The prediction has a mean pLDDT of 82.
Transfer RNA from an Oligoflexales bacterium, 73 nucleotides, folded computationally.

RNA sequence: GGGCUCAUAGCUCAGUGGUUAGAGCAGCGGUCUCAUAAACCGCUGGUCCCUGGUUCAAGUCCAGGUGGGCCCA
Numbered sequence: 001g002g003g004c005u006c007a008u009a010g011c012u013c014a015g016u017g018g019u020u021a022g023a024g025c026a027g028c029g030g031u032c033u034c035a036u037a038a039a040c041c042g043c044u045g046g047u048c049c050c051u052g053g054u055u056c057a058a059g060u061c062c063a064g065g066u067g068g069g070c071c072c073a
Stems, first nucleotide, its partner, number of pairs: 001072007010025004018056001027043005049065005
């Protein structure tokens, strides 16, 4: 330098262009217990990496950029 791929909650990851962005774990509160853990119930937490474009509508499609991974040279 070239090609492929990934970027969504604190972490691991889902999410056919459509009505509200979700799960598990973690955190916080509660029930239970003499107490802790476990279990159960509830809650908080997101400018969907950035900038544009297409569209009535974009986490999703397109272009560029940034960063991570793999391959070629």

Record summary
Its Rfam family is "tRNA". Rfam classes the family as a transfer RNA. Its family is annotated with triplet codon-amino acid adaptor activity in the Gene Ontology. The sequence was found in a public genome assembly.